RNA sequence: GGGGCCUUAGCUUAACGGUAGAGUAGUCGGUUCGCAUCCGACCGAUACCGGUUCGAUUCCGGUAGGCUCCA
Numbered sequence: 001g002g003g004g005c006c007u008u009a010g011c012u013u014a015a016c017g018g019u020a021g022a023g024u025a026g027u028c029g030g031u032u033c034g035c036a037u038c039c040g041a042c043c044g045a046u047a048c049c050g051g052u053u054c055g056a057u058u059c060c061g062g063u064a065g066g067c068u069c070c071a
Stems, first nucleotide, its partner, number of pairs: 001070007010024004018054001026042005047063005
């Protein structure tokens, strides 16, 4: 220098172009004499900038970061 893949919640991850879910962590409550377990509720996310579309996590272009292959 060139090619491929990846980027969603603190972490691990789902999601035919049509309501962004789950587990875990965190907070609160219930349960207990108390702790643990268990149960319920809450909190919290689409890397960034544009484009296409009635509608984009999804499709297209660019940028950034990471992994990898070739030279």
RNAcentral holds the sequence, with entries from ENA. A computed fold for a 71-nucleotide RNA from a Candidatus Obscuribacterales bacterium, annotated as transfer RNA. The same sequence occurs in records of 3 taxa. Lineage of the source: Bacteria > Bacillati > Candidatus Melainabacteria > Candidatus Obscuribacterales. Its Rfam family is "tRNA".